The RNA shown here (TPP riboswitch aptamer (THI element)) has 108 nucleotides and comes from a Sphingomonadaceae bacterium. Model confidence (mean pLDDT): 75 of 100.
RNA sequence: CGGCCAUCCUCGGGGAGCCAGUGUCGGCUGAGAGGGGCAGGUCAUGCUGCUCGACCCGUAGAACCUGAACCCGUUAGCACGGGCGGAGGGAAGGGUUGUGCACGCCAC
Numbered sequence: 001c002g003g004c005c006a007u008c009c010u011c012g013g014g015g016a017g018c019c020a021g022u023g024u025c026g027g028c029u030g031a032g033a034g035g036g037g038c039a040g041g042u043c044a045u046g047c048u049g050c051u052c053g054a055c056c057c058g059u060a061g062a063a064c065c066u067g068a069a070c071c072c073g074u075u076a077g078c079a080c081g082g083g084c085g086g087a088g089g090g091a092a093g094g095g096u097u098g099u100g101c102a103c104g105c106c107a108c
Base pairs, nucleotide, nucleotide: 001104002103003101004100005098006097007095008094009093010092011058012057013056014055017028018027019026035052036051037050038049039048040047064089065088066087070083071082072081073080
């Protein structure tokens, strides 16, 4: 000096499932299980779209999508474990600081 880590700013990507019995209150897993507003639609609710928000993730990328209404185990079901999977896709730039670091380079 660079790199990494931490931190900050700006920007971007993404999902929102399951519930036997009872019967509408709620419960389960999870970081998160559609929270607010507006519009459409409906007798009304459910619903759909847009936007803001929470949360997770941004290439060393299993956040998330496809294959997939997948396969084995397991569960009431989702979830979970394993496989598929060395699969195919997938959203980043910048700044400051540091008694930080197993790193690299240069000089003495």